[in-house]
RNA sequence: UGGGUUGGCUGGAUGGUCGCGUAGCCCGACGGUUUUCCGUCGCGGCGCCGAGGAACGUCCGGGCUCCACAGGGCAGGGCGGUGGGUAACACCCACCCGGGGUAACCCGCGAGACAGUGCCACAGAAAACAGACCGCCACGGCUUCGGCCGCGGUAAGGGUGAAACGGUGGUGUAAGAGACCACCAGGAGCCGCGGUGACGCGGUUCGCUAGGUAAACCUCGCCCGGAGCAAGGUCAGACAGGGGAUGUUGACGCGGCCCGCCGAGUCCCCGGGUAGACCGCUAGAACGGCAUGGCAACGUGUCGUCGAGAGAGAUGGCCAUCGAAGGUAUUCCCACACGGGGCUGCUGGAACAGAACCCGGCGUACAGGCCAACCCGCUCA
Repeated sequence: UGGGUUGGCUGGAUGGUCGCGUAGCCCGACGGUUUUCCGUCGCGGCGCCGAGGAACGUCCGGGCUCCACAGGGCAGGGCGGUGGGUAACACCCACCCGGGGUAACCCGCGAGACAGUGCCACAGAAAACAGACCGCCACGGCUUCGGCCGCGGUAAGGGUGAAACGGUGGUGUAAGAGACCACCAGGAGCCGCGGUGACGCGGUUCGCUAGGUAAACCUCGCCCGGAGCAAGGUCAGACAGGGGAUGUUGACGCGGCCCGCCGAGUCCCCGGGUAGACCGCUAGAACGGCAUGGCAACGUGUCGUCGAGAGAGAUGGCCAUCGAAGGUAUUCCCACACGGGGCUGCUGGAACAGAACCCGGCGUACAGGCCAACCCGCUCA
């Protein structure tokens, strides 16, 4: 310097003005209470604060709340190399195995296909305890001597296919075949060594070479109770009850069923009433710096930081000044091979999107850019 891989960062600033939501204070009106206080209302005034890296999708995992103190079984669902991290996970880290790449690195819903069942389109004779279409060969028959027919053997050759039951060479044979032999590739058993382990390396035996598919049923191992902040609770306020069904021989409820638990209501119709306020609610498995343990994810200690919390509804528009990175032109300097730097001018100047109980992840969207580490190539010293 060209190309690439991985990780991270940024996501405009100030002012004015017009608006929006809203702690607090003031003013006014009304009501309660009785000086002072409380509540409601207001196109009212002042004034504090007011989104994100993804607030998003709501796909996983948790906290929290209620339902039995969350129970047992069946059914159902999820996960799936190994070891670790974590509150937990389908997430993260490290490693193993397989595949891709010259490499950095990337990809993998990565248990089991000798427990059983199913499926494998088209083509092809045959698609799974194999299979004779062509071919090859023995035997028998016929022959116009070119062959033809019948019956059997054969998976070496051809052809089909994504896939045809290891590969090469030899022995053997009528022709052939792990039928046998040598080597190669793989598998299984045993032994040794290394590793916490997945697994790796080496030796030895067995001719063992029976395809793929489990995001098909299934088997194995581990995990999972349900509903969700409109959870749930407190206060205030209003009203009027009537009828029917069912239930202590156990209703309702506790997930779909059974068991088990609980223990007095529950459901329907008609009629009447209220639909307000507050808590939950945001300081948390939070974030950052430093130290320390660890390869890392992360843990521990210490110091510091943290002003949305709504009615499911706000957080914006315009203008001015500035403005980073980037792009480009002139000129000067260095180097003179590419090029690098400075002054000045011009340009440029924000995308995706938007909280609603809270966290941890994953996935997806994103204009213009920046930084770091690593890999490969080229050039110069």